[in-house]
């Protein structure tokens, strides 16, 4: 410097089947009553449907879903696993533009999982995401002090870095 192969850990990361709980007696439809001219298509604009054979709205009744995110974990992949933030490209979203949404790649930042406050997202007090704090664990490095002993050795472990790190190994 280069390539191989490992470890952190029994809530390590991610994906995930059957099953299953909320979501909800919600939406939308239907029917009746009231109203009485708008109203839908994420959002504008244009177009399309509804709509005085009665529109938003409220009320009251019979019937009544679904995604998305949780639980579960058969099974897959794996140790920047992976997550998150900004950009770019390309599909979808279409008739334009703007979100959304999927995929690539690219710069940044995070060793891990907890656990708490805030603060976003959600229907949620779930659960995800971030910032802060705080102990714990895994590396690596290491002060004081103590021993042997003669300038080194062994115990110790206060601190304190980041995974582009650490450990074997095999090349230059």
């Nucleotide at each position: 410097u280069g390539g191989u192969a490992g470890a952190g850990g029994u809530c390590g990361c991610g994906c995930a089947a059957a099953u299953u709980a909320u979501a909800a007696g919600u939406a939308a439809g239907c029917u009746g009553u009231g109203g009485g001219a708008u109203g839908u298509g994420g959002c504008a604009g244009g177009c399309a449907c509804a709509g005085g054979a009665g529109a938003a709205c409220a009320c009251a009744g019979a019937a009544g879903a679904a995604a998305g995110g949780g639980a579960g974990g058969a099974g897959c992949g794996c140790c920047g696993a992976a997550a998150g933030a900004g950009g770019g490209a390309a599909a979808u979203g279409u008739c334009u533009g703007c979100a959304g949404u999927u995929u690539c790649g690219u710069u940044c930042u995070u060793g891990g999982g907890c656990a708490u406050u805030c603060g976003g997202u959600u229907a949620a007090c779930a659960g995800c995401c971030g910032u802060a704090u705080g102990a714990c664990u895994g590396u690596c490095a290491g002060a004081a002090g103590c021993g042997c002993a003669g300038u080194g050795c062994g115990c110790g472990g206060a601190u304190g870095g980041a995974g582009a790190g650490c450990u074997a190994u095999c090349g230059g």